[in-house]
A computed fold for a 476-nucleotide part of an RNA from an uncultured bacterium, annotated as small-subunit ribosomal RNA, 3' major domain. The coordinates come from a structure-prediction model, not an experiment, and the mean pLDDT is 83.

Context: one part of a larger RNA
RNA sequence: UGACGGGGACCCGCACAAGCGGUGGAGCAUGUGGUUUAAUUCGAAGCAACGCGAAGAACCUUACCAGGUCUUGACAUCCCAUUGAACGGUCGUUAAUCCGACCUUCUCUUUGAGCAAUGAAGACAGGUGGUGCAUGGUUGUCGUCAGCUCGUGUCGUGAGAUGUUGGGUUAAGUCCCGCAACGAGCGCAACCCUUAUGUCUAGUUACUAACGCGUAAAGGUGAGGACUCUAGACAGACUGCCGGGGACAACUCGGAGGAAGGUGGGGACGACGUCAAAUCAUCAUGCCCCUUAUGUUCUGGGCUACACACGUGCUACAAUGGCCGCAACAGAGAGAAGCAAAGCCGCGAGGUGGAGCAAAACUCAAAAAAGCGGUCUCAGUUCGGAUUGUGGGCUGCAACCCGCCCACAUGAAGUCGGAGUUGCUAGUAAUCGCGGAUCAGCAUGCCGCGGUGAAUACGUUCCCGGGCCUUGUACA
Numbered sequence: 001u002g003a004c005g006g007g008g009a010c011c012c013g014c015a016c017a018a019g020c021g022g023u024g025g026a027g028c029a030u031g032u033g034g035u036u037u038a039a040u041u042c043g044a045a046g047c048a049a050c051g052c053g054a055a056g057a058a059c060c061u062u063a064c065c066a067g068g069u070c071u072u073g074a075c076a077u078c079c080c081a082u083u084g085a086a087c088g089g090u091c092g093u094u095a096a097u098c099c100g101a102c103c104u105u106c107u108c109u110u111u112g113a114g115c116a117a118u119g120a121a122g123a124c125a126g127g128u129g130g131u132g133c134a135u136g137g138u139u140g141u142c143g144u145c146a147g148c149u150c151g152u153g154u155c156g157u158g159a160g161a162u163g164u165u166g167g168g169u170u171a172a173g174u175c176c177c178g179c180a181a182c183g184a185g186c187g188c189a190a191c192c193c194u195u196a197u198g199u200c201u202a203g204u205u206a207c208u209a210a211c212g213c214g215u216a217a218a219g220g221u222g223a224g225g226a227c228u229c230u231a232g233a234c235a236g237a238c239u240g241c242c243g244g245g246g247a248c249a250a251c252u253c254g255g256a257g258g259a260a261g262g263u264g265g266g267g268a269c270g271a272c273g274u275c276a277a278a279u280c281a282u283c284a285u286g287c288c289c290c291u292u293a294u295g296u297u298c299u300g301g302g303c304u305a306c307a308c309a310c311g312u313g314c315u316a317c318a319a320u321g322g323c324c325g326c327a328a329c330a331g332a333g334a335g336a337a338g339c340a341a342a343g344c345c346g347c348g349a350g351g352u353g354g355a356g357c358a359a360a361a362c363u364c365a366a367a368a369a370a371g372c373g374g375u376c377u378c379a380g381u382u383c384g385g386a387u388u389g390u391g392g393g394c395u396g397c398a399a400c401c402c403g404c405c406c407a408c409a410u411g412a413a414g415u416c417g418g419a420g421u422u423g424c425u426a427g428u429a430a431u432c433g434c435g436g437a438u439c440a441g442c443a444u445g446c447c448g449c450g451g452u453g454a455a456u457a458c459g460u461u462c463c464c465g466g467g468c469c470u471u472g473u474a475c476a
Stems, first nucleotide, its partner, number of pairs: 001476002003473003007470002010467004015460002019424005026315008034306002042053002064301005070295001073124001077123002080119005088103005106114003126290002129288003135284002137279003140275001142273001147186006153162003166177003192267004197235007207224002211222003238261001241255005317417001321376006333364003338357002343352003383414001388409007430452007
């Protein structure tokens, strides 16, 4: 000087407390461990691995296993020779690739050049093989915590100290005052995006107040530029104003005005560093290793196994509910090998159909919870939907291993969950649907969107994590 203490003082955080909802019990989905297996490819491991890499394993993917091919190779460059083909199409053969047959077939500025294919010998290619403890790059984490340092000066023999400590204050090393310090840098804040209000400009594909036309109804139409909205510019918030407190400071408490008030809400943004943290399987890369195989390719299988254990979720156990009928109100997105309307067929999944739309125009598209009416009457039930049977639909060469959906039948556990543990402070929790990426098909996951919309916070004694000062030290 740090680190540590079941030392001390101060402060903060959904850390506790006050509340609301979960999880831990059930069934299922999904990931992991274990076990099994020819293989169940690999990685991730307290917080910070476990719906994680994977924004989507039937083949492919695929790295694994079994079996079958190829050996200058599936891919690149160079050299030599030959050819004008090859790709492609048809047929045969094979489990399949391979292989065989046939058809078609180069360009130009032409002693040649370019392009392409085949063959041979090599140089070489290739490796999701090893090492993340050889590395780059990228990332997690403490932590959006308020810290981490430097120059000059001063003090100390020196390691170092000072500044950065102290008194206040702040979300903040934020600011004020003081001070052997005076300044500065990286962080904080602000500048950026979005959201909340208004003005101006603009008015189509959006809108419709007034005036016409028009309809069963309807901005449907002439028109309008008011309103909503769209999207560009600007305004607006700065403790600016008033009062109290404070040291005449920083600031803080209350008030006014205001759409908004004290960083207005949300996002992006992550200091010096820590964990030899993660990644050689995104990529790049040193070294090592393989080279008729640890490379390459094909068929089938596996990654989907199942006495069990754990994590994360979904659905429930019901009446604030289930079922039936009537019938409202969003936002944000996506669409051409695409989204697909009306109509018709089907109980339905879906089929047919093809208007319109590269989209403020058309489509996906029905929002659901809510509301109104009816029924059930507390039951393992008209709760719950697992499991299983049968028959169908869709995608796709192909749904047996191993997809999703529909109808009928079946109707399991489950009556609110032990010890424990977890999220959340406001348009939040809870609850309700909608969309997107990936994607032929496959979503309870992920990323977004809006609808309805709470309770509680006395307070900081205690648990956890962190900041600052101080003290002790068998630690460095």